[in-house]
RNA sequence: UAUUAGAGGUUGCAAUGUAAAAGAGUACUUUAUGGAGAAGGCAUUCAAGGAAGUAGAGGAAAGGUAAUCAUUGCCGAAUAGAUUAGAUAGGCAUAUUUAAUCUAUGGGGAUAUGGGAAAUACCUAUAUCACUCCUACAAUUUUGUAGAGGCGCUAAGAAUCAU
Numbered sequence: 001u002a003u004u005a006g007a008g009g010u011u012g013c014a015a016u017g018u019a020a021a022a023g024a025g026u027a028c029u030u031u032a033u034g035g036a037g038a039a040g041g042c043a044u045u046c047a048a049g050g051a052a053g054u055a056g057a058g059g060a061a062a063g064g065u066a067a068u069c070a071u072u073g074c075c076g077a078a079u080a081g082a083u084u085a086g087a088u089a090g091g092c093a094u095a096u097u098u099a100a101u102c103u104a105u106g107g108g109g110a111u112a113u114g115g116g117a118a119a120u121a122c123c124u125a126u127a128u129c130a131c132u133c134c135u136a137c138a139a140u141u142u143u144g145u146a147g148a149g150g151c152g153c154u155a156a157g158a159a160u161c162a163u
Stems, first nucleotide, its partner, number of pairs: 001158001003156004009075001012074006020065001028058006037046003041092002078105012106132002109129008133149001134147005
């Protein structure tokens, strides 16, 4: 220098699938009443051929989610942010998504604050707290301290160079 094989956790990471809950008695349709506004970030659209509201009848879906679930792929697994290019929806704004580059993060958890979401779910950013993995040093050999830690860490052999 690259290659091969591994470890962290039974709440490791991600994708797909599944009954169910929630979304919601909401959106929407219709009848009566009512009698001029309603929706939207803007543009604009709907509306006396009847808006909003009120009452009755009928009545969804999407995204997201759970668990010692199942299957698959894995251990920068992956997540987030920025930039560039593309695709979808759209009138623009914007949103979702794919790829590449750069940056940050060892891992999961709890709490607080902020953002997203219909949300006490869940996701995400920051901070704090302890736990845990790895490495280094020390020894009281039970542990302690530190970390500027994943392009890392452990093991194996191969090649090259130096001593």
The RNA shown here (Lysine riboswitch aptamer) has 163 nucleotides and comes from a mouse gut metagenome. The coordinates come from a structure-prediction model, not an experiment, and the mean pLDDT is 77. RNAcentral holds the sequence, with entries from MGnify.